The RNA shown here (Lysine riboswitch aptamer) has 167 nucleotides and comes from uncultured Faecalimonas sp. The sequence is in RNAcentral, with records from MGnify. NCBI's taxonomy places the organism under Bacteria, Bacillota, Clostridia, Lachnospiraceae, Faecalimonas.
[in-house]
């Protein structure tokens, strides 16, 4: 040096069926009044389409979802579990181009782990995710001091770390 096995926590990480609730009386669609030329992704150009047999737009009426995110019970996989910046390719909406936003890949940075608070983003949201700060509380190693075998106090590191085993 490498290899195997493990701990931190009963709110440890993700992944997931099923119930629930929120979405939401919210979107679309349909009827009716009103107004009256544009509308189909943010922008731009093109194309097609439907539009005074009334586009889109505001009001009322009647009936009316879904995703995504949330919460329980339980299945799987785990201990850099995961989560996140940046930079690059690629794919997504009729075509181009540019821009957002999601999905993967590869490189590279951060983050020991929950939790609370503030701010800022995402989002219907007082929810719940992420990000940055602070706060305390845990786990682990370090050297210092105390106790004396197992603890305990304050200080300081960070997971490429820690405990064990075997080569």
């Nucleotide at each position: 040096a490498g290899a195997u096995a493990g701990a931190g926590g009963u709110u440890g990480c993700g992944u997931u069926u099923u119930u629930c609730a929120u979405g939401a009386g919210u979107a679309g669609a349909c009827u009716g009044u009103c107004u009256g030329a544009u509308a189909u992704u943010u922008c731009a150009g093109g194309g097609a389409u439907a539009g005074g047999u009334a586009a889109g737009g505001a009001c009322a009426g009647a009936a009316g979802a879904a995703a995504g995110g949330g919460a329980a019970c339980g299945a799987c996989g785990c201990c850099g579990a995961a989560g996140g910046g940046a930079u690059a390719c690629a794919a997504u909406g009729c075509c181009u181009g540019a821009g957002a936003a999601u999905u993967g890949u590869a490189u590279u940075c951060c983050u020991g782990g929950g939790c609370a608070u503030a701010c800022a983003g995402u989002g219907a949201a007082g929810a719940a995710c992420u990000g940055u700060a602070u706060g305390a509380c845990u786990g682990c190693c370090g050297a210092c001091g105390g106790a004396u075998u197992u603890c305990c106090g304050a200080c300081g590191g960070a997971g490429c770390g820690c405990u064990a085993u075997c080569u």